[in-house]
Context: one part of a larger RNA
RNA sequence: CUGGGCGUAAAGGGCGCGUAGGCGGUUUGACAAGUUGGAUGUGAAAGCCCAGGGCUCAACCCUGGAAUUGCAUUCAAGACUGUUUUACUUGAAUUCGGUAGAGGUUGGUGGAAUUCCCAGUGUAGAGGUGAAAUUCGUAGAGAUUGGGAAGAAUAUCCGUGGCGAAGGCGGCCAACUGGACCGACAUUGACGCUGAGGCGCGAAAGCGUGGGGAUCAAACAGGAUUAGAUACCCUGGUAGUCCACGCCGUAAACGAUGCAUGCUAGACGUUGGAAGACUUAGUCUUCUUGUGUCGCAGCUAACGCACUAAGCAUGCCGCCUGGGGAGUACGGCCGCAAGGUUGAAACUC
Numbered sequence: 001c002u003g004g005g006c007g008u009a010a011a012g013g014g015c016g017c018g019u020a021g022g023c024g025g026u027u028u029g030a031c032a033a034g035u036u037g038g039a040u041g042u043g044a045a046a047g048c049c050c051a052g053g054g055c056u057c058a059a060c061c062c063u064g065g066a067a068u069u070g071c072a073u074u075c076a077a078g079a080c081u082g083u084u085u086u087a088c089u090u091g092a093a094u095u096c097g098g099u100a101g102a103g104g105u106u107g108g109u110g111g112a113a114u115u116c117c118c119a120g121u122g123u124a125g126a127g128g129u130g131a132a133a134u135u136c137g138u139a140g141a142g143a144u145u146g147g148g149a150a151g152a153a154u155a156u157c158c159g160u161g162g163c164g165a166a167g168g169c170g171g172c173c174a175a176c177u178g179g180a181c182c183g184a185c186a187u188u189g190a191c192g193c194u195g196a197g198g199c200g201c202g203a204a205a206g207c208g209u210g211g212g213g214a215u216c217a218a219a220c221a222g223g224a225u226u227a228g229a230u231a232c233c234c235u236g237g238u239a240g241u242c243c244a245c246g247c248c249g250u251a252a253a254c255g256a257u258g259c260a261u262g263c264u265a266g267a268c269g270u271u272g273g274a275a276g277a278c279u280u281a282g283u284c285u286u287c288u289u290g291u292g293u294c295g296c297a298g299c300u301a302a303c304g305c306a307c308u309a310a311g312c313a314u315g316c317c318g319c320c321u322g323g324g325g326a327g328u329a330c331g332g333c334c335g336c337a338a339g340g341u342u343g344a345a346a347c348u349c
Stems, first nucleotide, its partner, number of pairs: 004320003007303002012317001014201004021194003025088002029084003033081002035077008049065006091191001092188003095184005103177007110154001114150008125136002162169002206247006216240001220236004258316006266294005272288007298305002322349003331342004
């Protein structure tokens, strides 16, 4: 170098944008760099291989050939790749007309519930558990009625429903704003795919500053349980949970399945859109977009996957190479810290 792999055995980067690079649709001409063929020169000798020969044989030696798969120059070819040129429209993008949506940001606002406060009624319990106790209550609790305050979350609708690249997104209203889908002719004319580095986004917890603090609740305290109980259960309860700004950059960040494109039986649901038919509060058919269930070929170690592939292929990136040591040590980079990232070896089985 070639060769094997990555759903569950080791292995898909958490996700996107994009630089270099790699790869790239149909068509005309030109060039001849890659490519292919010929010629010439060179590719030391010895050795290896082949055919002969010489020592009585052999080892050994001699002669000739082949080989030296390479490089340079030159001539030619012009399919393919490349460069350049001429066109094209199917890839890509734009335009126009519609559509659905918890997509994002900001501001406003509603009701239910919870806790607390005030007042009324009212009297002895309430709460909690397997059973209890800690706890609250005659200084009037719990219950119930009226009033007030605060913060957080948005029941029903809610759906293998929708949107988003992922993380994620759910009351209602408004403003600003990203993307997707459908239909239509028109426009540009390969403008594309992937993407090492890089840049950005990135749940929860955690950190910094300042607010806020209803609920829940690490830590902590008490009550139980128990042989013990630094737990499970109960009563309390602080960080935190919420907001603004700035960090952190990790997750079973999972579909444990990278992205893009093409091809490959069907059946049954469902979301959005378009067209059509009919017996028109509607039903059905066709096309398409997403999302599911089953299933053929094929694949798979099996489980299973199966037009949303783990099938058949192509392009590009990432990653794997026995278990432990170890995602550790050391060093670098990043971070306020916590730590993150990159990432060994000895030794051992």